This is a predicted structure of a 75-nucleotide RNA (transfer RNA) from an Armatimonadota bacterium. The sequence was found in a public genome assembly.
[in-house]
RNA sequence: UCCUGAAUAGCUAAGCGGUAGAGCGGGUGGCUGUUAACCACUAGGUCGGGGGUUCAAAUCCCUCUUCAGGAGCCA
Numbered sequence: 001u002c003c004u005g006a007a008u009a010g011c012u013a014a015g016c017g018g019u020a021g022a023g024c025g026g027g028u029g030g031c032u033g034u035u036a037a038c039c040a041c042u043a044g045g046u047c048g049g050g051g052g053u054u055c056a057a058a059u060c061c062c063u064c065u066u067c068a069g070g071a072g073c074c075a
Base pairs, nucleotide, nucleotide: 001071002070003069004068005067006066007065010024011023012022018055026042027041028040029039030038048064049063050062051061052060
């Protein structure tokens, strides 16, 4: 330098044009003599940044950043 993949809630991750979801974790309450477990409720998202296409973009296109893998160049 080039190619491929990835970036979504605190963590792990689903969703690939039409209301952004789940598990774990957090908070509150219930239950229990207490804790754990269990049950109920609840908060938490600029979907990596910018731009474009579209009635509508996490999703499609362009560009940049970061991470992982591969190829190549110099020494």

Rfam family: tRNA. The family's RNA type in Rfam is transfer RNA. About the family: Transfer RNA (tRNA) molecules are approximately 80 nucleotides in length. The prediction has a mean pLDDT of 82.